[in-house]
Annotation
A computed fold for a 105-nucleotide RNA from Clostridium aciditolerans, annotated as Guanidine-I riboswitch aptamer.
RNA sequence: AAAAAAGUUUUAUAGGGUUCCGCAGCUUGAAAUUAUUAGCUGGUCUGGUCCAAGAUAAAACGCACAGUUAAGCUGUGUUCACGGAAGGACAAAAGCCUGGGAGAU
Numbered sequence: 001a002a003a004a005a006a007g008u009u010u011u012a013u014a015g016g017g018u019u020c021c022g023c024a025g026c027u028u029g030a031a032a033u034u035a036u037u038a039g040c041u042g043g044u045c046u047g048g049u050c051c052a053a054g055a056u057a058a059a060a061c062g063c064a065c066a067g068u069u070a071a072g073c074u075g076u077g078u079u080c081a082c083g084g085a086a087g088g089a090c091a092a093a094a095g096c097c098u099g100g101g102a103g104a105u
Base pairs, nucleotide, nucleotide: 007061008060009059010058011057012056015051016050020048021047022045023042024041025040026039027038062078063077064076065075066074067073068072080100082103086098087097088096
């Protein structure tokens, strides 16, 4: 100084916050709950919805090689990966995005 399919998608998970639901509290109210009905605050509320991993998991497709005249099909493989600060989005935050970036080795 440089290359890589170190690809794409889906479903989950670690993780994340607080629009909505639920939960808790407060206020008003005759009543705020065992029918219906208001507003505010709280994520320092387990949760549901929601966001979500390059360095988490699984699967599918893809890719590489081999077999096969070919199409297709079958088999094998698909390794490695320390990492800020800052900024950005949605209601908001984050292992999200910038980003396998800067940097380190």
Overview:
The sequence is in RNAcentral, with records from Rfam. Lineage of the source: Bacteria > Bacillati > Bacillota > Clostridia > Clostridium. Its mean pLDDT, the model's own confidence on a scale to 100, is 81.